Overview
A computed fold for a 71-nucleotide RNA from a Patescibacteria group bacterium, annotated as transfer RNA. The coordinates come from a structure-prediction model, not an experiment, and the mean pLDDT is 81. Its Rfam family is "tRNA". By type it is a transfer RNA. The organism belongs to Bacteria candidate phyla, within Bacteria.

RNA sequence: GCUGGUGUAGCUCAAGGGAAGAGCAGCGGUUUAGUACUCCGCCGAUGUGGGUUCGACUCCUACCUCCAGCU
Numbered sequence: 001g002c003u004g005g006u007g008u009a010g011c012u013c014a015a016g017g018g019a020a021g022a023g024c025a026g027c028g029g030u031u032u033a034g035u036a037c038u039c040c041g042c043c044g045a046u047g048u049g050g051g052u053u054c055g056a057c058u059c060c061u062a063c064c065u066c067c068a069g070c071u
Base pairs, nucleotide, nucleotide: 001070002069003068004067005066007064010024011023012022013021018054026042027041028040029039047063048062049061050060051059
């Protein structure tokens, strides 16, 4: 330099056009003489800029980050 892929919550991952979810973590409560466990609740996210669409995490495009391959 070329090609392909990845980017969603603090972490690991779903959602592949129609109101963004789970587990763990964090916080509060419940329970206990106390701690842990259990149970209930809360907090918190679509890399950035454009485009298509009635509607975009999803499709297109450019850039950025990271990974792999080729040279």